[in-house]
Order: sequence, then C1' cells, then structure tokens
RNA sequence: UAGACUGAUUACGGUUAGUAACGUAUAUGAUCAGAAAUAGGGUCUGAUUGUCUCUACUCCGACACCUUAAAUGUUGGAACUACGGUACUUUUUAUAAUGAGA
Repeated sequence: UAGACUGAUUACGGUUAGUAACGUAUAUGAUCAGAAAUAGGGUCUGAUUGUCUCUACUCCGACACCUUAAAUGUUGGAACUACGGUACUUUUUAUAAUGAGA
C1' cells in the first nucleotide's frame, strides 16, 4: 500500500413489531321471524342483507309517541375490526463512507 476478516458510527434503501393522527369500509345501519315488557315499560334470541373486507353491529343520554295495546320513531355522543399510505420508536439486513482492531 492492496485484498480479505471482526467491531463501531453515519447516510440511504428494504424488513419485524408497536404507537399516533389521517384516509377508505359501514350509515356501530336496514329487513324478517319468534319470544318478552308496558308510561317506574319500550327488551331478548335467531336469520338475511350491507364492505374490492375479517370481525363487529352495541352502550349512555335527550325528545316524541303509545292511555294499557302491540308497535315504536327521531336525535346527540362513544369505539372496535380490516386495509392503505405518512410520521415516530424498534428488530434485522444490503450498499456506500469514515475510523479502529488484527
């Protein structure tokens, strides 16, 4: 000095996992059947549908309505799940540079 080896740091790309906000889906909706309650009540079970989609499909209120009957309506707020890219942290790794060991 050159090549190979072993660490370290930095840059950049990939990769593992987590978190955050954002976006999409779905409107935490619709329909049907059975059972149940009754103004201090208005619920439960199952099925169908809804998503380039797995899961979920309820809870807490407010207003109206139903004069005791079998039927609820409107509305405010709250997530979860799936996927997408972005950011941060993290696992691991390719390349390049710097420096060290030998």
The RNA shown here (Purine riboswitch aptamer) has 102 nucleotides and comes from a Mollicutes bacterium. The coordinates come from a structure-prediction model, not an experiment, and the mean pLDDT is 82. Rfam family: Purine riboswitch aptamer. Rfam's curators write: Riboswitches are metabolite binding domains within certain messenger RNAs that serve as precision sensors for their corresponding targets. Allosteric rearrangement of mRNA structure is mediated by ligand binding, and this results in modulation of gene expression. A class of riboswitches that selectively recognises guanine and becomes saturated at concentrations as low as 5 nM. In Bacillus subtilis, this mRNA motif is located on at least five separate transcriptional units that together encode 17 genes that are mostly involved in purine transport and purine nucleotide biosynthesis. It has also been shown that some members of this family are specific for adenine instead. Clan: Purine riboswitches.